Molecule: transfer RNA
Organism: Spirochaeta sp. LUC14_002_19_P3
Order: sequence, then C1' cells, then structure tokens
RNA sequence: CGGGAUGUAGCGCAGGGGGAGCGCGCCUCGUUCGGGACGAGGAGGCCGUGGGUUCAAAUCCCACCAUCCCGA
Repeated sequence: CGGGAUGUAGCGCAGGGGGAGCGCGCCUCGUUCGGGACGAGGAGGCCGUGGGUUCAAAUCCCACCAUCCCGA
C1' cells in the first nucleotide's frame, strides 16, 4: 500500500427494510436464621462515526475510524 472479516446493553451474541432482542451480569421483591440456588418484576442501547438512497435504515450504498486476518 492492496484485499477480506468484525463493530448492536457492563460481557458474549442474534436480528439483513417497518415491533431492538436472547443468555450471563446488575437492581428490587419473595423464599432462607443469613448467603447461594430458585421464583417474580425492573433498569440499562440515539445499533463504531459522518453522509446518501427510501414514505421508512441496525439492515441497502459511499467515505472514514478501531480491531483482527491475508498478500505485497
């Protein structure tokens, strides 16, 4: 320098145009002498950044950024 992959909640990931979700974790309550386990409820995300397309974008297109891989 070129090519490719990934970027979504604290962590690991799903979702590939029209309800942002799952597991773990966190908070509250119940249970217990107390903790763990279990049960019930809840909080937490402007989907890496900036543009474009569209009635509508996490999703499609472009550029850039970060990490990883390959090549020179």